RNA sequence: GGAGUGGCUUGGGUGAUCGCGUCAGAGGAUUGAUUCUCUGCCGAGGAAAGUCCGGGCUGCAAGAAGAGCAGAGCGCCGGAUAACGUCCGGUAAGGGUGACCUUGGGAUAGUGCCACAGAGAAUAGACCGCCGGUUUUCUUUUGAUUUCCGGUAAGGGUGAAACGGUGCGGUAAGAGCGCACCGCCCCGGCUGGUAACAGGCGGGGGCACGGUAAACCCCGCUCGCAGCAAGGCCAAAUAGGGAAGUGCUAAGCGUGGCCCACGUUUGCUUUCGGGUAGGCUGCUUGAGCCUGUCAGCAAUGGCAGGCCUAGAUGAAUGAUCAUCGCCGCUCAUUUUUUUGAAAUGAUCGGAGACAAAACCCGGCUUAUAGAGCCACUCCGUAU
RNA sequence: GCCCUCGUAGCUCAGCUGGAUAGAGCGGUCGCCUCCUAAGCGACAGGCCGUGCGUUCGAAUCGCGCCGAGGGCACCA
Numbered sequence: 001g002g003a004g005u006g007g008c009u010u011g012g013g014u015g016a017u018c019g020c021g022u023c024a025g026a027g028g029a030u031u032g033a034u035u036c037u038c039u040g041c042c043g044a045g046g047a048a049a050g051u052c053c054g055g056g057c058u059g060c061a062a063g064a065a066g067a068g069c070a071g072a073g074c075g076c077c078g079g080a081u082a083a084c085g086u087c088c089g090g091u092a093a094g095g096g097u098g099a100c101c102u103u104g105g106g107a108u109a110g111u112g113c114c115a116c117a118g119a120g121a122a123u124a125g126a127c128c129g130c131c132g133g134u135u136u137u138c139u140u141u142u143g144a145u146u147u148c149c150g151g152u153a154a155g156g157g158u159g160a161a162a163c164g165g166u167g168c169g170g171u172a173a174g175a176g177c178g179c180a181c182c183g184c185c186c187c188g189g190c191u192g193g194u195a196a197c198a199g200g201c202g203g204g205g206g207c208a209c210g211g212u213a214a215a216c217c218c219c220g221c222u223c224g225c226a227g228c229a230a231g232g233c234c235a236a237a238u239a240g241g242g243a244a245g246u247g248c249u250a251a252g253c254g255u256g257g258c259c260c261a262c263g264u265u266u267g268c269u270u271u272c273g274g275g276u277a278g279g280c281u282g283c284u285u286g287a288g289c290c291u292g293u294c295a296g297c298a299a300u301g302g303c304a305g306g307c308c309u310a311g312a313u314g315a316a317u318g319a320u321c322a323u324c325g326c327c328g329c330u331c332a333u334u335u336u337u338u339u340g341a342a343a344u345g346a347u348c349g350g351a352g353a354c355a356a357a358a359c360c361c362g363g364c365u366u367a368u369a370g371a372g373c374c375a376c377u378c379c380g381u382a383u
Numbered sequence: 384g385c386c387c388u389c390g391u392a393g394c395u396c397a398g399c400u401g402g403a404u405a406g407a408g409c410g411g412u413c414g415c416c417u418c419c420u421a422a423g424c425g426a427c428a429g430g431c432c433g434u435g436c437g438u439u440c441g442a443a444u445c446g447c448g449c450c451g452a453g454g455g456c457a458c459c460a
Base pairs, nucleotide, nucleotide: 001379002378003377004376005375006374007373008372009371010370012324013323014322015321016320017319018318020043021042023040024039025038026037027036028035029034045354049365050364052363053362054361055360056359057227058226059225060224063260065255068258069257071223072222073221074220075219076090077089078088079087080086091104092103093102094101095100105218106217110216111215112212113211114210127156128155129152130151131150132149133148137144138143164182165181166180167179168178169177183207184205185204186203187202188201190199191198192197231281232280233279234278241272242271243270244269245268246267250266251265252264253263254262274459275458276457288307289306290305291304292303293302294301295300326350327349328348330346331345332344333343334342335341336340384456385455386454387453388452389451390450393409394408395407396406411427412426413425414424415423433449434448435447436446437445
């Protein structure tokens, strides 16, 4: 200098003018709800987004938040946490020259599936080839050709996948058929580690157990359901009306798939209608933010000090100007041995993304113009 | 704000569970029939199954993430 990997920060600053919203104060109008004016404080995000997970909170009369069935989710090991499908640290496998990235229960509990091609696709398989026997024809021949039977998984060929690999022996030809080495499986024990797991050791087995669980399923763990349009209070208005189904031998409702238990009622469900669609509360101090320090490899946690930082409800948080900052062209100056590069200054021009709270938090995912930073890897060059 | 459903040809849909060839009707184009048109008959075109990544030998179909469209949810008696 080039190429790359992992991670982090920022998302324009200041001032003036005009404007918007909540709250507080003052004043005016109105019987009142309310409204107007002025002053002051404060006024979006890293994702406020998607609503994909997890919690808080609230309700469902009282359930041990259910003894059970069904259903959903998760899944190497350890840790963090209020909790998680998140995060951190390990571990194994795969990928990459590397920094690093991706993935993770079980396929010897069972069932299903594996198209096409191919002889055979899962207690395999004889199409070609090889070998033995037999048979036909030709021929000088121990040869060639042909039929059938059998042996053979070494070789060819098909496929995503064909039931260990190499070598020697062996054989009619072959084959874990036998042996050596490598690999694999099972059992026992040792060392290190909390564990997953890693590394030795000894014994046994010729090798038996293909893939798929983001197919059913099995094992283990977790989960009651609903959601601020939850819930509470006030106000206003109307016809607790019609129809259908079902039931009082029972059934419905109350917990939202079923059952149990309990409570409660004679109704309940669906549908056609009727009325009001206003206000208060929940509503923002919270697993909160900042700084320092301690424990820990880290995620994170403890302690101390400081801070208060939107609560709107058809829904406020904006616009203009100036200036600084950013980018580009040109010019000038300076540095450097030159090309070139860098810095400073000036004129002119330009850009400003993704997107906007709606009960509140922790994550994940996705979008994001531009700017900046840290650590590391590979290649080239110079010393 | 919350909760569901659906994206396959120009339009309406099937296929997805149980994976391997993408189909039907209407519409379109061309031809036949007719004096001409309609109807009828025949042929053809038209799709990378909304999009991206994954699982798998193999994805319209299975898993996850995005994009788009549609629907429902107030209270009183």
Annotation
Predicted 3D model of RNase P RNA and transfer RNA as a complex of 460 nucleotides. Rfam match: Bacterial RNase P class A. By type it is a ribozyme. The prediction has a mean pLDDT of 78.